[in-house]
RNAcentral holds the sequence, with entries from ENA and SILVA. Predicted 3D model of a 1486-nucleotide RNA (small-subunit ribosomal RNA) from Candidatus Collierbacteria bacterium RIFOXYB1_FULL_49_13. The coordinates come from a structure-prediction model, not an experiment, and the mean pLDDT is 82. The source organism's lineage runs through Bacteria, Bacteria candidate phyla and Candidatus Collieribacteriota.
RNA sequence: UUUGAGAAUUUGAUCCUGGUUCAGGACGAACGCUGGCGGCGUGCCUUAAGCAUGCAAGUCGAACGGGAAAGGCCGCAAGGCCAAUCCAGUGGCAGACGGGUGAGUAAUAGGUAGGAAUCUACCUCUUGAUGGGGAAUAGCUGGCCGAAAGGCCAAUUAAUACCGCAUAACAUUGUAAGAUAAAAGACCGUAACUGGUCGUCGAGAGAGGAGCCUGCUUACCAUCAGCUAGUUGGUGAGGUAAAAGCCCACCAAGGCUACGACGGUUAGGGGAUGUGAGAGCAUGAUCCCCCACAAGGUUACUGAGACACGGAACCUACACCUACGGGUGGCAGCAACUGGGAAUAUUGCGCAAUGGGCGAAAGCCUGACGCAGCGACGCCGCGUGCGGGAUGAAGGCCUUCGGGUCGUAAACCGCUGUGGAGAGGGAAGAAUUUUGACGGUACCUCUCUAGAAAGCAUCUGCUAACUACGUGCCAGAAGCCUCGGUAAUACGUAGGAUGCAAGCGUUGUCCGGAUUUACUGGGCGUAAAGAGUAUCGUAGGCGGUAAUUUAAGUGGCGGGUUAAAGACCACGGCUCAACCGGGGGAAUGCUCGUCAAACUGAAUUACUAGAGUUAGUUUGGGGAUAUUGGAAUUCUUGGUGGAGGGGUGAAAUCCGUUGAUAUCAAGAAGAACGCCAUUGGUGAAGACAAAUAUCUAAAACUCGACUGACGCUGAUGAACGAAAGCUAGGGGAGCGAACCGGAUUAGAGACCCGGGUAGUCCUAGCCGUAAACUUUGGAUACUAGCUGGUUGAAUGUAUUUUUGACUGGCGAAGCUAACGCAUUAAGUAUCCCGCCUGGGGAGUACGACCGCAAGGUUAAAACUCAAAGGAAUUGACGGGGAAACGCACAACCGGCGUCCCAUGUGGUUUAAUUCGAGACGAAACGAAGAACCUUACCUAGAUUUGACAUCCCGAUCGUAUCUUCUGGAAACAGAGGAGUCAGUUCGGCUGGAUCGGUGACAGCUGCUGCAUGGUUGUCGUCAGUUCGUGUCGUGAGGCGUCCAUUUAAGUAUGGUAACGAACGCAACCCCUGCUGUAUGUUGUAUUUCAUACGGGACUGCCUUGGUUUAACCAGGGAGGAAGGAGGGGACGACGUCAAAUCAGCAUGGUGCUUAUAUCUAGGGCUACACACAUGGGGUAAUGGGAAACACAACGGGUCGCGAAAGAGCAAUCUGGAGCUAAUCCUAAUAAAAUUUCCCUCAGUUCGGAUCGUGGGCUGCAACUCGCCCGCGUGAAGGGGAGUCGGUAGUAAUCGCAGGUCAGCUAUACUGCGGUGAAUACGUUCUCGUUUCUUGUACACACCGCCCGUCAAGUCAACAAAGUCAGCAGUGCCCGAAGUGGAUUCCCCCAACCGCAAGGAGGGGGGCCCCUAAGGUAAGGUUGGCGAUGGGGGCUAAGUCGUAACAAGGUAGCCGUUCUGGAAGGAGCGGCUGGAUCACCUCCUUU
Repeated sequence: UUUGAGAAUUUGAUCCUGGUUCAGGACGAACGCUGGCGGCGUGCCUUAAGCAUGCAAGUCGAACGGGAAAGGCCGCAAGGCCAAUCCAGUGGCAGACGGGUGAGUAAUAGGUAGGAAUCUACCUCUUGAUGGGGAAUAGCUGGCCGAAAGGCCAAUUAAUACCGCAUAACAUUGUAAGAUAAAAGACCGUAACUGGUCGUCGAGAGAGGAGCCUGCUUACCAUCAGCUAGUUGGUGAGGUAAAAGCCCACCAAGGCUACGACGGUUAGGGGAUGUGAGAGCAUGAUCCCCCACAAGGUUACUGAGACACGGAACCUACACCUACGGGUGGCAGCAACUGGGAAUAUUGCGCAAUGGGCGAAAGCCUGACGCAGCGACGCCGCGUGCGGGAUGAAGGCCUUCGGGUCGUAAACCGCUGUGGAGAGGGAAGAAUUUUGACGGUACCUCUCUAGAAAGCAUCUGCUAACUACGUGCCAGAAGCCUCGGUAAUACGUAGGAUGCAAGCGUUGUCCGGAUUUACUGGGCGUAAAGAGUAUCGUAGGCGGUAAUUUAAGUGGCGGGUUAAAGACCACGGCUCAACCGGGGGAAUGCUCGUCAAACUGAAUUACUAGAGUUAGUUUGGGGAUAUUGGAAUUCUUGGUGGAGGGGUGAAAUCCGUUGAUAUCAAGAAGAACGCCAUUGGUGAAGACAAAUAUCUAAAACUCGACUGACGCUGAUGAACGAAAGCUAGGGGAGCGAACCGGAUUAGAGACCCGGGUAGUCCUAGCCGUAAACUUUGGAUACUAGCUGGUUGAAUGUAUUUUUGACUGGCGAAGCUAACGCAUUAAGUAUCCCGCCUGGGGAGUACGACCGCAAGGUUAAAACUCAAAGGAAUUGACGGGGAAACGCACAACCGGCGUCCCAUGUGGUUUAAUUCGAGACGAAACGAAGAACCUUACCUAGAUUUGACAUCCCGAUCGUAUCUUCUGGAAACAGAGGAGUCAGUUCGGCUGGAUCGGUGACAGCUGCUGCAUGGUUGUCGUCAGUUCGUGUCGUGAGGCGUCCAUUUAAGUAUGGUAACGAACGCAACCCCUGCUGUAUGUUGUAUUUCAUACGGGACUGCCUUGGUUUAACCAGGGAGGAAGGAGGGGACGACGUCAAAUCAGCAUGGUGCUUAUAUCUAGGGCUACACACAUGGGGUAAUGGGAAACACAACGGGUCGCGAAAGAGCAAUCUGGAGCUAAUCCUAAUAAAAUUUCCCUCAGUUCGGAUCGUGGGCUGCAACUCGCCCGCGUGAAGGGGAGUCGGUAGUAAUCGCAGGUCAGCUAUACUGCGGUGAAUACGUUCUCGUUUCUUGUACACACCGCCCGUCAAGUCAACAAAGUCAGCAGUGCCCGAAGUGGAUUCCCCCAACCGCAAGGAGGGGGGCCCCUAAGGUAAGGUUGGCGAUGGGGGCUAAGUCGUAACAAGGUAGCCGUUCUGGAAGGAGCGGCUGGAUCACCUCCUUU
């Protein structure tokens, strides 16, 4: 010293980076809604735009002449005298202050600290004077001009106006003698003088004021880098109050600048104000100080002071008056007005106070000032009542209908009077006799009155505060994230709540939060960020050891200053506060003095550890030039040879009988240098590789000697700088952009193939960029180790050891967001440089520089988004990898897809063809049975408390119920008949029923399966999914659950930072196979059979092999009915699919209520060009037909199954025994099988559809629309692409039964038994699943993400022929007023001289220099507009492709060149920020 808070938002989640947004405070504010009082403040931020009207600077008669004159006195009167008071003019002082504004000004300014060459009216002090003369002039009077403003002439007059003379202490000047310069009186008083007061003059001093000079400091742009001729200095003259290029002449050639000149843009500066913990950042209203300005410019005059806001001259613009000749004006003073604008007040009162001017004073003047008025514009204070009052009133809102809440709130009772109204009193402010605008105000007293007096915003999170209704991605909200698509706490309204309160919100701006420009206090491997380079090196910054001196920095102490106000502290005055008063400290700064001497600096001296030189040794693809070499390729010639070669995934283009490819020999040419060879070497980097020679540079090591800090870094600059590319000339074998063909493809401007030009090579010169990367600037020092490689030195023969330099790997501490780095740091520190500050726009535009060009370097903004990004995590995915499993493939068997039919679905049709289900996981599914019914659909006819339930009222109880007739399609309507409810306290009393009525209500297969319950499907009977504790990690998360072996299995064993556990697996349950016991009718000789309860199987036993052991696996064996889960079933983890179902049921919400409800008849769900799905029958000889003949099981049956017997070709009928079932029936001989005969490969004795006809059965009823039987008819018909099921009592094949059901469309479904196979080498591939690992730009998770052209809309910026305007300057022309100058000799003149003439001197006119404005010319610069052009941003569902993310299907990316609708492709060089596999090297462990 009293002082520092965070949150939301990138992700599936996490950590980090990073931006965006919010919460706070403030305001000269504005806007919206609202508004009671008072005090104190404050109020044109915009057009320095224009201004009607009034006022804002006058005063002095005691400076002057004069004028007017009340009144008084004298006088008969005329008139005279005195005279308060007032006045224009002359004169004096003041109008340079006060008041306003901020245009200009980036330094002629401000702040601060100093300085010397100055002036200063009024004021104060000191000192000395104040003598004597003169000439004018305004006014006034007369005349004249003019519309006016104003002016001219003549005559006359005064002064404190003006001019000489005298004097000169002091002053100035001069060395001195000397010279020079002054004045004014007025009033009071006195009989008069003396005197007094105010003045005047000279001089000195002071105070206050003003001018000048200097140091430091004071905005942005370098896309402004060079500027400057009075420029810099000197000499001389001039000039000023004063220094000075301030001005002029001459001379010299200087002066400023990277510590930012010059130029441009913006801006009054400070005290202070706001904010902030502070450092800072922003601002410059009110108050105070300074400056500048006064319609835009220029100029001087007067004066102490001005180049003068309410003075003058001139130019310009504007406005007004005018008699057209000419004049007048300047609110950025106070009010007011117009305009502008989101926006800012009264044409007020007073000089009572404070202050100012004049005056001797009284006093006058004062829009300074004091007050009042208007405005919630701000700050502060007060009030809108207080106490009691529960039936918790009414009413509103909500509700689970019970209640809750507004709420003691109200009503009602009592009280008070801040305020309000009325009345009475009544200040201070006044000093000093007078004098108060405010003001009859503040304040006090009395009376009356709860009466006039509460709103605004918010309520998803941040952020305090929640419900209902309405709306339905609409309307709207929103500061950010976002909310709204039918249950919105986010929109609108209401109720309630929260916050603040005469205000509350919104908007705008500033600071804060933001450590988000980081001085305090940040970073740069991968997030934005290390320049390509250690080359050379300037300025600058930093710098080794020791000593002496100094005192610039630094530190201590002291002096001066840092105005007042403000801020801070305490005290005091208004009732408090705001506000105000006096006091204190502070004011971190500048400056002066003094002391200290550690550190930095400076000076001097010395040193050797840094650096360098020298000597010796060694190393290397370091560089340059020249020469030489062999292998290979291609070409040429010749030989041999004879049909192909070449190329690819497969091909083709291409070459070849004019002889290729192949092979042999000879020759030519150009380019590159195999093996050695390598995380091995050299170089600053780029880069460098055959060999030899020459020239040349460097590094390391060793031991001495020498120099003596010579060092480090390095803005600007210079040099070097892969590949591509450019210029000129060569060269050209191979390769090879472009280009031409062939393929591929939907296309293929590509990938693949055949050719091929620039280029690649050399010489000379440009270019200057790369993923120029270790994505890691340089230097120095320090901080555990282990282990390789290269190359030195020492030791010296040992398994050498030690010590340097360079180059790798792993690791400690430490650091890091993590990954990782780790003596080659990304650790710990110091020094210097470079660079970064959200993404996109954009490394782009414009400008500048460089380049032959391509282009490079430097480098924005508008606009737009709320993210973009890094690392790591869990998943998911991969045309990534590894392991494993599954009728997944393979092997085998049989099908489907073709035909006909059945059934379901789509589509179409229809009055209706009710609804649902839609990849697997909809489609013989809901439906285990649509002729009516069902039924939900359509048409028509009816009903309305309803077909059904509860409550209330009335009637009846001859009721309920049954039944006949009429109308009708029926429902329904009407008329009859039969029919004596129960109990009883005997009361039409109770119960019950029916009918009628009223309203509450019923009813709905209406909607929402995306509001739900329940149920179900599916992944999947796959082996997984988790938890507790512990532990690792900042964290998400990891470990456990991993690894090895094994299993059907997360099954088991071993290892292990895990140890345990849960849900799943397995087992427990059911059926079945063997068996025991018990029981035994309808079954039964025994066996069987049925029921119940048990046993049995566990790798338990033996053995061989595998495995390190174990678990376990494989083979064999004993025993056993069964052997390694014996077979089958039920059983379905955490979860996924907003999967299915509101039509099975239940249910929230919502809709209908004489209809979307209910009843009835008829129709429809059965339609039919067609498509699909599931089945059936077939196509025949393993068959069809006929005949004979054998063997089951599960089941069902009284509104039923129905025997025997009989009739019929048959369906079926008659019949009725038996059976409520181990008894009877279905039921028969089950069928296939088996045996015999016929058929003999054909659209058939196959096949049976379709159609005709005649019958039967069920049923109110077979037309739409049933089934069955007989006779006749006798279609199509070996199945493309593809695809399904099945691993054993399975497939295939054969029949039987049941449910539903009057009947049936059943070929379906659920079961039952009969006969009864083939095949599995194996896991490469397809599909699915599990585990591990890897990549990822995916997380709605690859059905993902995402790029570019084109098309549409829109926005801002850029270029652009030009065009318009502004700004600053340059050259020339012209040139007002005015100062100055010289001269003219044109005009005029009172003071002095002179008797006069005249002179001296002055003025005017004319001339010259300078100069505002203006004109002109060519440029500069800034801005507006601009046909058109190119790109950019944004915009749910447009077009074309699919470039990137996985090996993204051709790894990607960087630079460059060519090329293409587009993403892009290709060539050359580079990078890993590439997956996968193999190899090499190294490391770790053993």